[in-house]
Molecule: c-di-GMP-I riboswitch aptamer
Organism: soil metagenome
RNA sequence: GUAAAGGGCAAACCCACCGAAAGGUGGCGACGCAAAGUCUCCGGUCUAAGGAGCCCUGGGCUCUAUGACAGCGGGACCGCCGAA
Numbered sequence: 001g002u003a004a005a006g007g008g009c010a011a012a013c014c015c016a017c018c019g020a021a022a023g024g025u026g027g028c029g030a031c032g033c034a035a036a037g038u039c040u041c042c043g044g045u046c047u048a049a050g051g052a053g054c055c056c057u058g059g060g061c062u063c064u065a066u067g068a069c070a071g072c073g074g075g076a077c078c079g080c081c082g083a084a
Stems, first nucleotide, its partner, number of pairs: 001081001008033002014027005031071001037077003041074003044069003050064006
């Protein structure tokens, strides 16, 4: 990183499976990405099974990650190319 070269990843939708959910895995497919490679250390966002409280009586509401998002930002580590 604004020229190239070889390329890489793969959003949403849909299908199958896992999960309480958020979401994840695989397939299809490309919205985009110069780290859209890896890692939850910090902030943020999402979900609320379990737990707590309240109302009500087999129900509802509120709070709460130990769950999740690396394609939300910061940070750490590794990586391809090399004209101006």